[in-house]
Context: one part of a larger RNA
RNA sequence: UGACGGGGGCCCGCACAAGCGGCGGAGCGUGCGGUUUAAUUCGACGCAACGCGUAGAACCUUACCAGGGCUUGACAUGCACCUGCAGAGCCGUGAAAGCGGUUGGCCUUCGAGGGUGGUGCACAGGUGCUGCAUGGCUGUCGUCAGCUCGUGUCGUGAGAUGUUGGGUUAAGUCCCGCAACGAGCGCAACCCUCGUGGUUAGUUGCCGAUGUUUCUAGCCAGACUGCCGGUAGCAAGCCGGAGGAAGGUGGGGAUGACGUCAAGUCAGCAUGGCCCUUACGUCCUGGGCUACACGCACGCUACAAUGGCCGGGACAAUGGGCAGCCAAACCGCAAGGUGGAGCGAAUCCCACAAACCCGGUCUCAGUUCAGAUCGCGGGCUGCAACUCGCCCGCGUGAAGGUGGAGUCGCUAGUAACCGCGGGUCAGCACUACCGCGGUGAAUACGUUCCCGGGCCU
Numbered sequence: 001u002g003a004c005g006g007g008g009g010c011c012c013g014c015a016c017a018a019g020c021g022g023c024g025g026a027g028c029g030u031g032c033g034g035u036u037u038a039a040u041u042c043g044a045c046g047c048a049a050c051g052c053g054u055a056g057a058a059c060c061u062u063a064c065c066a067g068g069g070c071u072u073g074a075c076a077u078g079c080a081c082c083u084g085c086a087g088a089g090c091c092g093u094g095a096a097a098g099c100g101g102u103u104g105g106c107c108u109u110c111g112a113g114g115g116u117g118g119u120g121c122a123c124a125g126g127u128g129c130u131g132c133a134u135g136g137c138u139g140u141c142g143u144c145a146g147c148u149c150g151u152g153u154c155g156u157g158a159g160a161u162g163u164u165g166g167g168u169u170a171a172g173u174c175c176c177g178c179a180a181c182g183a184g185c186g187c188a189a190c191c192c193u194c195g196u197g198g199u200u201a202g203u204u205g206c207c208g209a210u211g212u213u214u215c216u217a218g219c220c221a222g223a224c225u226g227c228c229g230g231u232a233g234c235a236a237g238c239c240g241g242a243g244g245a246a247g248g249u250g251g252g253g254a255u256g257a258c259g260u261c262a263a264g265u266c267a268g269c270a271u272g273g274c275c276c277u278u279a280c281g282u283c284c285u286g287g288g289c290u291a292c293a294c295g296c297a298c299g300c301u302a303c304a305a306u307g308g309c310c311g312g313g314a315c316a317a318u319g320g321g322c323a324g325c326c327a328a329a330c331c332g333c334a335a336g337g338u339g340g341a342g343c344g345a346a347u348c349c350c351a352c353a354a355a356c357c358c359g360g361u362c363u364c365a366g367u368u369c370a371g372a373u374c375g376c377g378g379g380c381u382g383c384a385a386c387u388c389g390c391c392c393g394c395g396u397g398a399a400g401g402u403g404g405a406g407u408c409g410c411u412a413g414u415a416a417c418c419g420c421g422g423g424u425c426a427g428c429a430c431u432a433c434c435g436c437g438g439u440g441a442a443u444a445c446g447u448u449c450c451c452g453g454g455c456c457u
Base pairs, nucleotide, nucleotide: 007457008456009455010454011453012452013451015447016446019410020409021408022407023406026301027300028299029298030297031296032295033294034292035291042053043052064287065286066285067284068283069282070281073123077122078121079120080119081118082117088103089102090101091100092099093098125276126275128274129273130272134270135269136265137264138263139261141259146185147184148183149182150181151180152161153160154159165176166175167174191253192252193251194250196221197220198219199218200217201216202215207211224247227241228240229239230238231237303403307362308361309360310359311358312357313356319350320349321348324343325342329338330337331336369400374395375394376393377392378391379390380389416439417438418437419436420435421434422433
């Protein structure tokens, strides 16, 4: 000077409390540990690993295993020599890769060059190791209010002062005071978005008649404690009120200071060093990453009557679409099939939103709850669904009657409940993730206590 304290003072945060819904029990999904395995590739491990890298593991992916192959190599550049091409097709062998054989075609000045292939050389290649050699990027404390510098002053010095103090704020925010005076990185503001109004422009949008409203998307206005009252040291500010669509940071986002954790990543990429070089490179077939006595994490669905089922009726927003989205009509109980209109899309399609409302039924039961598991039949994608895809129909109907100790989220259009869309993608394991709208609460006395953090001591 810091850090720490089951030292003190002051102050924050869904930190506690108040409240609502969960998790921990069940079944299933996913990830992880463990075990197993020829292999179950690798990384990530308190918060800050465990629906994480993976925004798509049947082949591919794929890095793992077994087997079969190739060595200038699947890929790059250069040199020397050889070859008048490569591609494509056919034959043999083979699981394929590969190996062996064969046909054939094009520019032409008939030389060569380009190009291709071969041989040789220099090299390629490595998801092999080291994130304790690194760049870059990221997580975290933490959107916390802090971290520093110049000059001056003080101190032998480390260093202090400034940055402490009194108020105030979300804030080192501002005011006052002060051996300090200033400044920088942070805070705030400038940026995007939502909420109000005006204006301009509109077709594909609305009524359909000029044209208005909605909407679309550009610009502008509007909010600044500006006004009033109270309070304060009459400073910063705080409390209340008016007007207003909106107040005192209006809601949300983007934005993450100096640094900490030798935090994470050599497997995204780059890169030093080390290591492999007929293999630790590379190609292929098949298998594995999907195993299963168990343990954990995150979820989904339930255990029912504020409910289940049946019939009827209503209202969104974000988005996506040409190797695409796919209408009407027809076939099928359905998944789906036939079909082909429209649309490169404010036009057409995906696309009937669901919870909700009305009527009916069930009457507390392991049930008309719940849907696991299994059997049979069928559909779709794809070269191919055995290992190991998704969907539909019929049958089967398991555990489960609200979950111990403990533990998580959330302060408002939030939680909770409800559906819809998208990326990845042939298809799909999505109950995940990223978004969108619909319905729409309860509670906060307070800061003693738990956790994390800030300032002074």